[in-house]
RNA sequence: CAUGUGCAUGGCGAUGGAGCUCGCCUUGAACCGCCCCACCCGGGGCUGAUAGCUCCUACCCGUAA
Repeated sequence: CAUGUGCAUGGCGAUGGAGCUCGCCUUGAACCGCCCCACCCGGGGCUGAUAGCUCCUACCCGUAA
């Protein structure tokens, strides 16, 4: 210096926060949604605050006061 493995720690899972659970990555990483047109540039459309569950906040729809 390179590679492999183990441990600790850390990070990540398409829009915020918390708890629990699960998964992924080891810094050249995990991760950075989908559909259609289009050679590219670009244009149009759709779902969701979760990876999953629960709660809070924001947003949307409906009803009642």
Molecule: Fluoride riboswitch aptamer (crcB RNA motif)
Organism: Planctomycetota bacterium